[in-house]
This is a predicted structure of a 98-nucleotide RNA (Glycine riboswitch aptamer) from Paenibacillus durus. The source organism's lineage runs through Bacteria, Bacillota, Caryophanales, Paenibacillaceae and Paenibacillus. The model forms 90% of the base pairs in the Rfam consensus.
RNA sequence: AUGAUGGCACAGGGAGAGACUGUCCUGCAAGGACGGCGCCGAAGGAGUAAGCCUUAACCCAAGGUGAAUCUCUCAGGCAAAAGGACCUCUGCCGGACG
Repeated sequence: AUGAUGGCACAGGGAGAGACUGUCCUGCAAGGACGGCGCCGAAGGAGUAAGCCUUAACCCAAGGUGAAUCUCUCAGGCAAAAGGACCUCUGCCGGACG
């Protein structure tokens, strides 16, 4: 300072996939506990291409590091509600370039 990247808060938007099933708690329902089968990816988590680094070196190579809405599905989720990556508005914090 007509204040970057970033962070926090309010508000709005925000997908996918089972109102599956066994036993138990419960007067029923709702809800919950422990399991079974089938699915989903957008909390979180894990994996990695180029590149970079190290070792070796004529070359080949080995190891490390390495992003995502990609991959996995540990966790989480599969009516509504809640949650929800991410996006937008507003306010605040902060102070990079100049």